A computed fold for a 355-nucleotide RNA from Holophaga sp., annotated as Bacterial RNase P class A. It is recorded under the gene name rnpB. Taxonomically the source falls in Holophaga (Bacteria, Holophagae, Holophagales, Holophagaceae). Model confidence (mean pLDDT): 77 of 100. It matches the Rfam family "Bacterial RNase P class A". Rfam's curators write: Ribonuclease P (RNase P) is a ubiquitous endoribonuclease, found in archaea, bacteria and eukarya as well as chloroplasts and mitochondria. Rfam classes the family as a ribozyme. The sequence is in RNAcentral, with records from ENA.
RNA sequence: UGGGCCAGGGCGUCGCUGCGGGAAACCGCAGAGGAAAGUCCGGACUCCGCAGGGCAGUGGGCCAGGCAACGCCUGGGCGGGGCGACCCGACGGACAGUGCAACAGAGAGCAGACCGCCGAUGGCCCUCCGGGGCACAGGCAAGGGUGAAAGGGUGGGGUAAGAGCCCACCGCCGGACUGGUAACAGGACGGGCAUGGUAAACCCCCCACGGAGCAAGACCAAAUAGGCUGGCGUGCUUCCCAGGAAGUGAGGAUCGGCCCGAUCGAGCCAGCGGGUAGGUCGCUUGAGGCGGCCAGUGAUGACCGUCCCAGAGGAAUGACGUCCCUCGACAGAAUCCGGCUUACCGGUCCACCAA
Numbered sequence: 001u002g003g004g005c006c007a008g009g010g011c012g013u014c015g016c017u018g019c020g021g022g023a024a025a026c027c028g029c030a031g032a033g034g035a036a037a038g039u040c041c042g043g044a045c046u047c048c049g050c051a052g053g054g055c056a057g058u059g060g061g062c063c064a065g066g067c068a069a070c071g072c073c074u075g076g077g078c079g080g081g082g083c084g085a086c087c088c089g090a091c092g093g094a095c096a097g098u099g100c101a102a103c104a105g106a107g108a109g110c111a112g113a114c115c116g117c118c119g120a121u122g123g124c125c126c127u128c129c130g131g132g133g134c135a136c137a138g139g140c141a142a143g144g145g146u147g148a149a150a151g152g153g154u155g156g157g158g159u160a161a162g163a164g165c166c167c168a169c170c171g172c173c174g175g176a177c178u179g180g181u182a183a184c185a186g187g188a189c190g191g192g193c194a195u196g197g198u199a200a201a202c203c204c205c206c207c208a209c210g211g212a213g214c215a216a217g218a219c220c221a222a223a224u225a226g227g228c229u230g231g232c233g234u235g236c237u238u239c240c241c242a243g244g245a246a247g248u249g250a251g252g253a254u255c256g257g258c259c260c261g262a263u264c265g266a267g268c269c270a271g272c273g274g275g276u277a278g279g280u281c282g283c284u285u286g287a288g289g290c291g292g293c294c295a296g297u298g299a300u301g302a303c304c305g306u307c308c309c310a311g312a313g314g315a316a317u318g319a320c321g322u323c324c325c326u327c328g329a330c331a332g333a334a335u336c337c338g339g340c341u342u343a344c345c346g347g348u349c350c351a352c353c354a355a
Base pairs, nucleotide, nucleotide: 001351002350003349004348005347006346008324009323010322011321012320013319014318016031017030018029019028020027021026033330037341038340040339041338042337043336044335045213046212047211048210052260053259054258055257057209058208059207060206061205062076063075064074065073066072077091078089079088080087081086092204093203097202098201099198100197114144115143116140117139118138121137122136123134124133125132126131152170153169154168155167156166157165172191173190174189177186178185179184217281218280219279220278227272228271229270230269231268232267235248236247237246238245239244240243252264253263254262255261288307289306290305291304292303294301295300325328
């Protein structure tokens, strides 16, 4: 540094919950966590009448694999940190568009002259006519300065002085080739010397997403007032045994928000008032645990064997006494499972790194 395990223990007396045995008394077996926490993801299961299309919205974002699935896990790629074992990554796109970047600085997205260099050519002055001076016009962005970042870097050539102006090597871009399932990596070839950052800013691209949740839901029993008021609507056609059936329309309802569409469709909407809230189930045998063996780098999977491991219902593990030592932290199931995140006293095992 990475990974695994334990989670105070023993004895005695009484007590609690579930299951099983028993007529009963009583007996036997089992009985909170690695996070049970958070409610952050993903599901199983139940109901919503069959749950469609689009827009908006939310989430994810390298490649391959695992898994019931995931925003999780494994392996790999690229980038970053560390002496190292290892760790981290909100990891598609900046050439679709918009925005943002204080101050300093000449100039910070197509943008520059503050300090400077040159002044060959033109201009001005002097001249012993050989030339000299000025730095005006003009040329430069190589040197210096500012800054987190300045119109590629180093060296050479060239030039009046310079500059990819030219060259070599890097850097950048491009297509073909090789390796790899892929992300990606690589040597040779060519090109113009050119094309900053930021998307955990808006945005663009790709992928996923019906809703609600065990207070889901099912059954039994009982009770009340099949209550009252207001609003809207009950149309049309056909058949017949004349009261029914079928079709159609329409108010309304359902489909997370909106639109379309679909389905049902004669009762619906609003208000006031009354009754009940009791019991049983759901409720724990599971995408289950453990062991062996095989396949795989691994996550994991197949096969064989074995085990049953909490189901409360205002909420079960408590009380007393005694002994031991590593002196005990964080902390208590409520439908269940797979993850992630957070909290945490100590003890122990394996592998690796450094001194």